[in-house]
RNA sequence: UACGAUAAAGGCAAACCCUGAGCGAUCAGGGGACGCAAAGUAAAGGGUCUUUAGAAGCUGUUUAAACGGCUUAAACUGCUUAAACGGUUUAUUAGAAGACAGCCUUACUGCCGGAG
Numbered sequence: 001u002a003c004g005a006u007a008a009a010g011g012c013a014a015a016c017c018c019u020g021a022g023c024g025a026u027c028a029g030g031g032g033a034c035g036c037a038a039a040g041u042a043a044a045g046g047g048u049c050u051u052u053a054g055a056a057g058c059u060g061u062u063u064a065a066a067c068g069g070c071u072u073a074a075a076c077u078g079c080u081u082a083a084a085c086g087g088u089u090u091a092u093u094a095g096a097a098g099a100c101a102g103c104c105u106u107a108c109u110g111c112c113g114g115a116g
Base pairs, nucleotide, nucleotide: 001116003113004112011036012035016031017030018029019028020027021026034102040108041107042106044105045104046103047100048099049098050097051096052095055090056089057088058087059086060085061084062083063082064081065080067078068077069076
């Protein structure tokens, strides 16, 4: 040192669970360890994710109406139309606002000193 030891002293803390915040991505605290030589800090450049957020088709539920079956009538049921909510597929490129540093690059800082 731009290097990284079955070294020494340590450090951090994934998934998941609990509590809280947020429309959400996610974040904070506690527990917990998958792992990490920067898994320390920073959204500067990419990337991924969220919101804005729908248009068309298909489909499910509910409500209303017309027609048909059955019925004294209602109820029930079939079909069509309209509205609301949900699911799913496809299109077209973005814009704006966010999140992620344990996705990569980059910037700054940091323990130790075997091999190189």
c-di-GMP-I-GGC riboswitch aptamer from Candidatus Brocadia sinica JPN1, 116 nucleotides, folded computationally. Its Rfam family is "c-di-GMP-I-GGC riboswitch aptamer". Its Rfam clan is "c-di-GMP_I riboswitch clan". The organism belongs to Candidatus Brocadia sinica, within Bacteria.